This is a predicted structure of a 275-nucleotide RNA (Archaeal signal recognition particle RNA) from a Candidatus Aenigmatarchaeota archaeon.
Rfam family: Archaeal signal recognition particle RNA. By type it is a non-coding RNA gene.
The prediction has a mean pLDDT of 76.
A source record names the gene ffs.
[in-house]
RNA sequence: GCAGGGGUUCUGGGCCGGGCUGCUGGGCGUAGCCUGUCACCGCAAAUCGUCCUCACGGCGGGGCCGCAGCCUAGUGAAGGCUGGCUGCCAUGGUAUGGUACCCUGCACCCGACUGCGAAGCCCUGUCCCACAGGAUUGCAGCGGCAGCGAACCAGGCGAGGUCCGGAAGGAAGCAGCCUUAAGGUGUCAUUGCAGUGCUUGCGGGCCAGCAGGGUGGAGAAGGGCGCAGGUAAUACCGUGCCAUGGCCGCCUUCCGACGCUGGGCGUACCCUUGC
Numbered sequence: 001g002c003a004g005g006g007g008u009u010c011u012g013g014g015c016c017g018g019g020c021u022g023c024u025g026g027g028c029g030u031a032g033c034c035u036g037u038c039a040c041c042g043c044a045a046a047u048c049g050u051c052c053u054c055a056c057g058g059c060g061g062g063g064c065c066g067c068a069g070c071c072u073a074g075u076g077a078a079g080g081c082u083g084g085c086u087g088c089c090a091u092g093g094u095a096u097g098g099u100a101c102c103c104u105g106c107a108c109c110c111g112a113c114u115g116c117g118a119a120g121c122c123c124u125g126u127c128c129c130a131c132a133g134g135a136u137u138g139c140a141g142c143g144g145c146a147g148c149g150a151a152c153c154a155g156g157c158g159a160g161g162u163c164c165g166g167a168a169g170g171a172a173g174c175a176g177c178c179u180u181a182a183g184g185u186g187u188c189a190u191u192g193c194a195g196u197g198c199u200u201g202c203g204g205g206c207c208a209g210c211a212g213g214g215u216g217g218a219g220a221a222g223g224g225c226g227c228a229g230g231u232a233a234u235a236c237c238g239u240g241c242c243a244u245g246g247c248c249g250c251c252u253u254c255c256g257a258c259g260c261u262g263g264g265c266g267u268a269c270c271c272u273u274g275c
Base pairs, nucleotide, nucleotide: 001275002274003273004272005271006270007269008268013065014064015063016062017035018034019033020032021031025052026051027050028049029048040061041060042059043058069265070264071263072262073261074260075259076258079255080254083251084250085249087247088246089245090244091243092242093241094240095239096238097237098236099235100234102230103229104228105227106226108224109223110222113219120215121214122213123212124211125210126209127205128204129203131201132200133199134198135196136195137194138193139192140191141190143188144187145186146185148183154179155178156177157176162171163170164169
């Protein structure tokens, strides 16, 4: 020095995953996704944790290897990202066509009813409004008639009783009767005002339906089917366009786990055996 065996290690070390998106001024982690290995664990982290291009996480613990491994170039490549194109599906909007529905016209068929008179046309009534007359109701005023109507404080008469007087007689006067004022009741006539389950006339409105009358002289309400035209809205079907979302495919930009090949770095120390 070479080869074999054993051992040691924060005194050289290595491995226990990597990548994309997102976030950030930026790196890493916590989140989502892809991918690889025989292959770690605990704690906190989105108003976040920890770092600053030597950023490829922080704190704490563990296992294995140590002939382990690390870095790098090329190439292939799962997967992803950017942009574009095409197709399909769904939803919404819009335009258009068709059908349904609705309206009008025409043709055909049926047809209640119909010469005891159809359609059409004219008039009137039924309803509403205004005006005028009447009727009626209420209120108010004036007047006539009837009857009522004053404890005393209205009038007349005035029993009994009272007063004056010798008497004749006289005086005041309650009740009562008669009359009457104010007032009020009833009725009649009239005037004014207001109203109306009434009525007449005239005018207007409405005029769907019903009823009556006139004219007219043979149709006819309605239904079915077909054609033509129209159509505000609605529903369904088809087509075109636009928007959004989803999926598949193709192209493209940039990354890219992992595989293969090449290059570089590293390959230490101790003991022992052989040559």